[in-house]
Molecule: c-di-GMP-I riboswitch aptamer
Organism: Marinobacterium rhizophilum DSM 18822
RNA sequence: ACUCGAUAAUGGCAAAGCCUGAGCAAUCAGGUGACGCAAAGUUACGGAUUCAAAAGUGGAUGGCCGGACUGCCGAA
Numbered sequence: 001a002c003u004c005g006a007u008a009a010u011g012g013c014a015a016a017g018c019c020u021g022a023g024c025a026a027u028c029a030g031g032u033g034a035c036g037c038a039a040a041g042u043u044a045c046g047g048a049u050u051c052a053a054a055a056g057u058g059g060a061u062g063g064c065c066g067g068a069c070u071g072c073c074g075a076a
Stems, first nucleotide, its partner, number of pairs: 004074002012037002017032006035063001041069003045066003048061005
């Protein structure tokens, strides 16, 4: 350095629900709250699901799966 992920250590993120707001909607943002997560960090490239349209299309989901890029630690 690469792979890998432990009854290690430092920490990190934050599901559902509730409150407020945005959006036609899917859903998103903030607060609260923790189901969980070794990338539950970023990315819509491929698939899948989903909303609108119903002709072409345009959105959403990265905590659905895969890919790509990046990151902490160091047992076997």